[in-house]
RNA sequence: GAGCUUCAGUAAGCGCCAGACCAGAUUCCGCAUAUGGUUGACGAGGAGGAAAGUGAUCGAAGCAUUCGGCGGAUGCUUUCCCGGCCGCGGGCAGGUCGUCAGACUGCAUACAAAACACGCAGGCAACUGCGUCUGACAAAAAUGCAGGCAAUGCCCUUA
Numbered sequence: 001g002a003g004c005u006u007c008a009g010u011a012a013g014c015g016c017c018a019g020a021c022c023a024g025a026u027u028c029c030g031c032a033u034a035u036g037g038u039u040g041a042c043g044a045g046g047a048g049g050a051a052a053g054u055g056a057u058c059g060a061a062g063c064a065u066u067c068g069g070c071g072g073a074u075g076c077u078u079u080c081c082c083g084g085c086c087g088c089g090g091g092c093a094g095g096u097c098g099u100c101a102g103a104c105u106g107c108a109u110a111c112a113a114a115a116c117a118c119g120c121a122g123g124c125a126a127c128u129g130c131g132u133c134u135g136a137c138a139a140a141a142a143u144g145c146a147g148g149c150a151a152u153g154c155c156c157u158u159a
Base pairs, nucleotide, nucleotide: 014071015070016069017068019039020038021037022036023035025033026032042059043058044057048081049080050079051078052077053076054075082098083097084096085095086094089156090155091154092153093152102149104147105146106145107144108143109142117132118131119130120129121128122127
C1' cells in the first nucleotide's frame, strides 16, 4: 500500500417528547387506566480549526403541531490560530475573504420536494412505503454581465 471478514457509525429541517390518533386488555357499555403502536418539518441551501455569545438562512404547501416543549445544528457576531488574495522572492503591519478563499449595487439566468390526483404494496387499525402524473410550481445562497469602490504601508532582497 492492496484485498477479504466482522463490528460500529453514516443525523443536522435533524433527534426526542408532550399533544392527537389506533389496537387489543381491564369493564355490561362508556369514561378512565396501563401496555403496545401511529403521527409529530416539504424540500433548497449551509462546515478551515478552537473558544465565547446569540439561539439560526430561504422559500413551497397549508391555516392543522410545518415546532407546543426539550435537545442539537454547518447560520450570525467577537477573539485567537491556520490558509488564500491585496503584481513579481521573503518578512512585519494592515485590509479582505475561506480552499471556486474582495465586498456592494443593478440586471439577467438556472435549479426542489412535499402537497394534489391515480395505482400498487404492507399493517386489524391509526398510518406507512413505492410508482405514475413529459409531473407542475419557489426563494435565498449561487452563476453570468454591467457599474463604480477597494486592490495598502514599511523593510530585506533580485528570486
Record summary: Predicted 3D model of a 159-nucleotide RNA (glmS glucosamine-6-phosphate activated ribozyme aptamer). Its Rfam family is "glmS glucosamine-6-phosphate activated ribozyme aptamer". Rfam's curators write: This entry contains a glucosamine-6-phosphate activated ribozyme that is found in the mRNA for GlmS. GlmS is an enzyme that uses fructose-6-phosphate and glutamine to generate glucosamine-6-phosphate. The ribozyme catalyses self cleavage of the glmS mRNA that is thought to regulate GlmS activity. Its family is annotated with regulation of gene expression and catalytic activity in the Gene Ontology. The model forms 88% of the base pairs in the Rfam consensus.